[in-house]
Molecule: Bacterial small signal recognition particle RNA
RNA sequence: UAUUAAUAACGAUGCAAUGUAUAUGUUGGGAACCAGGUCAGGAUCGGAAGGUAGCAGCCUUAACUAAUUAUAUAUAUGUGCAUCAUUUUUUAUGGAGU
Numbered sequence: 001u002a003u004u005a006a007u008a009a010c011g012a013u014g015c016a017a018u019g020u021a022u023a024u025g026u027u028g029g030g031a032a033c034c035a036g037g038u039c040a041g042g043a044u045c046g047g048a049a050g051g052u053a054g055c056a057g058c059c060u061u062a063a064c065u066a067a068u069u070a071u072a073u074a075u076a077u078g079u080g081c082a083u084c085a086u087u088u089u090u091u092a093u094g095g096a097g098u
Base pairs, nucleotide, nucleotide: 001095004092005091006090008088009087011084012083013082014081015080016079017077018076019075020074021073022072023071024070025068026067027066028065029064035060036059037058038057043052044051045050
């Protein structure tokens, strides 16, 4: 020091893991009035029976918001594995040379 095999580093690709963000899903909260339903009281129409509009309250929810785990996408890497390429680290093999 050739070759061969392996190993480590570097780069790329792929899959997974983890973090972040976004969207969807689930659950919760959520409207004095400009959402809906039901509308006590009161108001009003009527001879009466009843009716009309409708505040508060209650219920359902919108925008929005919180939590959670599930899915998808994007992105990141002091995580893991594999493949490919180049050069280099190390180990062994071993042709040639000194």